[in-house]
RNA sequence: CUCCGAUAAAGGCAACCCCCGGGUAACCGGGUGGACGCAAAGCUAUAGGACCCAGGCCGGAAAAAGAGAUCCGGUUUGGGUAGCCAGCUACCGAA
Numbered sequence: 001c002u003c004c005g006a007u008a009a010a011g012g013c014a015a016c017c018c019c020c021g022g023g024u025a026a027c028c029g030g031g032u033g034g035a036c037g038c039a040a041a042g043c044u045a046u047a048g049g050a051c052c053c054a055g056g057c058c059g060g061a062a063a064a065a066g067a068g069a070u071c072c073g074g075u076u077u078g079g080g081u082a083g084c085c086a087g088c089u090a091c092c093g094a095a
Base pairs, nucleotide, nucleotide: 004093005092012038013037017033018031019030020029021028022027036083042088043087044086048085049084050081051080052079053078054077055076056075057074058073059072060071061070
């Protein structure tokens, strides 16, 4: 230094819930308590993948000629999640 991660030491983060605010939504910001968990739960969402939401378009659903609504799939545009994978950086040091 790399891998790795201990009932080590010091410190850290905070899911869900509740309140306030933002957003059509996914989801986000703040607060209090609390603690599901985390060795990167630090940062990156305009160069990767995945998933989620909204709008457009196409196709399908069950019958009937058409249209609309609803649901499902595909595609496209925009948005979201890094506590899904990934990329980058970093504290400590037993085996």

c-di-GMP-I riboswitch aptamer from a Planctomycetota bacterium, 95 nucleotides, folded computationally. The coordinates come from a structure-prediction model, not an experiment, and the mean pLDDT is 79. The model forms 84% of the base pairs in the Rfam consensus. Its Rfam family is "c-di-GMP-I riboswitch aptamer". Rfam describes the family as follows. GEMM was predicted in a large-scale screen for bacterial structured RNA regulatory elements.